Predicted 3D model of a 326-nucleotide RNA (Bacterial RNase P class A) from Massilia sp. B-10. It is recorded under the gene name rnpB. The source organism's lineage runs through Bacteria, Pseudomonadota, Betaproteobacteria, Burkholderiales and Massilia. RNAcentral holds the sequence, with entries from ENA. It matches the Rfam family "Bacterial RNase P class A". Its family is annotated with dimeric ribonuclease P complex, ribonuclease P activity and tRNA processing in the Gene Ontology.
[in-house]
RNA sequence: GAAGCAGGCCAGACAGUCGCUGGCUGACGUGUAAUGCGUCGGCGGGAGGAAGGUCCGGACUCCAUAGAGCAGGGUGACGGUUAAUGGCCGUCCGCCGCAAGGCGAGGAAUAGGGCCACAGAGACGAGCGUAUUAAGUUACGGUGAAACGCGGUAACCUCCACCUGGAGCAAUCCCAAAUAGGCACGCGUUGAGGCGGCCUGCUGGAGCGUGCGGGUAGGGAGCUUGAGCGCAGGAGUAAUUUUGCGCCUAGAGGAAUGGCUGUCAUAGUGAAUGCCCGCAAGGGCGGACGCCGUAACAAAAUCCGGCCUAUCGGCUUGCUUCACUU
Numbered sequence: 001g002a003a004g005c006a007g008g009c010c011a012g013a014c015a016g017u018c019g020c021u022g023g024c025u026g027a028c029g030u031g032u033a034a035u036g037c038g039u040c041g042g043c044g045g046g047a048g049g050a051a052g053g054u055c056c057g058g059a060c061u062c063c064a065u066a067g068a069g070c071a072g073g074g075u076g077a078c079g080g081u082u083a084a085u086g087g088c089c090g091u092c093c094g095c096c097g098c099a100a101g102g103c104g105a106g107g108a109a110u111a112g113g114g115c116c117a118c119a120g121a122g123a124c125g126a127g128c129g130u131a132u133u134a135a136g137u138u139a140c141g142g143u144g145a146a147a148c149g150c151g152g153u154a155a156c157c158u159c160c161a162c163c164u165g166g167a168g169c170a171a172u173c174c175c176a177a178a179u180a181g182g183c184a185c186g187c188g189u190u191g192a193g194g195c196g197g198c199c200u201g202c203u204g205g206a207g208c209g210u211g212c213g214g215g216u217a218g219g220g221a222g223c224u225u226g227a228g229c230g231c232a233g234g235a236g237u238a239a240u241u242u243u244g245c246g247c248c249u250a251g252a253g254g255a256a257u258g259g260c261u262g263u264c265a266u267a268g269u270g271a272a273u274g275c276c277c278g279c280a281a282g283g284g285c286g287g288a289c290g291c292c293g294u295a296a297c298a299a300a301a302u303c304c305g306g307c308c309u310a311u312c313g314g315c316u317u318g319c320u321u322c323a324c325u326u
Stems, first nucleotide, its partner, number of pairs: 001322010012264007020046002023043008048297001052308002055306005060168004072164005077091005092106001093104004107159002112157002114153003124149001128141004172221004182212006193203003228247008268291003274285004
């Protein structure tokens, strides 16, 4: 220098301005059974590496549950790690690669069933062809991974071993109107109720009043301090774990996290002077200064640990092979 292998990180920056959402808070106004709501201010917070797919595993909640077995589902070398896993780490074995490395559901094919592309006359079942023999008696048969046989295949059924209740935050819990219905008590055919409160009067023909409890609308909790994040040290080959110090980092609820302007990185694009090669035509390097105008995949919805998939452009660490120079 070229070609690769395995990781880690970033996902435009700053300023101004106009909004959106939620928290705390000040003033004024207003309302509900309750929570509140409106206007004008003040101070903080506001998406991702995958927030995605919902494929595994947990936390949490409710329901179910004597014990054992069956069915169904899952897993499968050995050891470790973890809250747990089918994840991760280490080792062995097999395959691929010159190598760094990568991939592997990696138990059982003599319990049984099924299947075996293409080629080949024939593919799981013995038949078939040729030769041979007393005799299906013996030998051979272009192909193919496997051929006249005690092949192969289990991410085909199956067998073995082990694991395994169901539903999911629209879980679940609390407060609680109006209307209708329920229960209890009281009044009421000696007249309930209506005609704005009372009397009279009129009307009317069985309800009315009070209390209680359940459900709904509505409000609240669950809801973000957590198997949390950063740095340093210790243990361990590693996954991981432990100690100390520091930090608080969305919490909406039909769902906010955005728009514009300016300056400047990155990328893209044009390109002067200059430098190098060349006789020349021309080619290469470099990049003052412009143009462009923020760029991919995509966006929380109870929360974590993984896996898988998508992804513009960059930064960085370790390693391998080859070539060259000293």